A computed fold for a 116-nucleotide RNA from an uncultured Acidimicrobiales bacterium, annotated as Glycine riboswitch aptamer. The sequence was found by an Rfam model in a public genome assembly. Rfam family: Glycine riboswitch aptamer. Rfam's curators write: This family represents the bacterial glycine riboswitch. Its family is annotated with glycine biosynthetic process in the Gene Ontology. Its mean pLDDT, the model's own confidence on a scale to 100, is 80.
[in-house]
RNA sequence: GUGGGCGUCUCGGGAGAGUGGUGUGGGUCGAAGGGCUGCACACCCGCCGAAGGGGAAAGCGCCGUGCGGGAAACCGGACGUCGUGAAGCUCUCAGGCCUCCGGACCGAGCGGGGAA
Numbered sequence: 001g002u003g004g005g006c007g008u009c010u011c012g013g014g015a016g017a018g019u020g021g022u023g024u025g026g027g028u029c030g031a032a033g034g035g036c037u038g039c040a041c042a043c044c045c046g047c048c049g050a051a052g053g054g055g056a057a058a059g060c061g062c063c064g065u066g067c068g069g070g071a072a073a074c075c076g077g078a079c080g081u082c083g084u085g086a087a088g089c090u091c092u093c094a095g096g097c098c099u100c101c102g103g104a105c106c107g108a109g110c111g112g113g114g115a116a
Base pairs, nucleotide, nucleotide: 006111007110009109010108011107012106013105018045020044021043022042023041024040025039026037027036028035029034046097047096048095052093053091054090055089059084060083061082063080064079065078067076068075069074
C1' cells in the first nucleotide's frame, strides 16, 4: 500500500397476487332521477410471499431402556423422551394485490477494520 467478513449511510437494479363486490363520504357530469370516478374509509369474498414474524430435517448432545464385546474400566451400535439445529422450504399472524411507496436479495460508492 492492497484486500474479506461488518454498517439503521448514499445511489442503482429488484418478483408475485383483484382497476373485485357492497355501503358511506369526496370529486365530477346532469334540470332531475341518476351516471362516472386508478380518491378515502368500513365490511365481505378471492389471491400473493421477497419488510417483519412463526415452524422444524439431517446431524450433534444429555438422560433412560435393552443388545453385543470385555475380567473390569470402557467401547460400539439400536430404540425412546428432551434439547440444539437452516433457507429463495413452509405458515400466511403481520404486510401486500394499477402507478407511487414498500420490497428479501444483488451491484457500485462511502466508512471501517484487518488475515496473508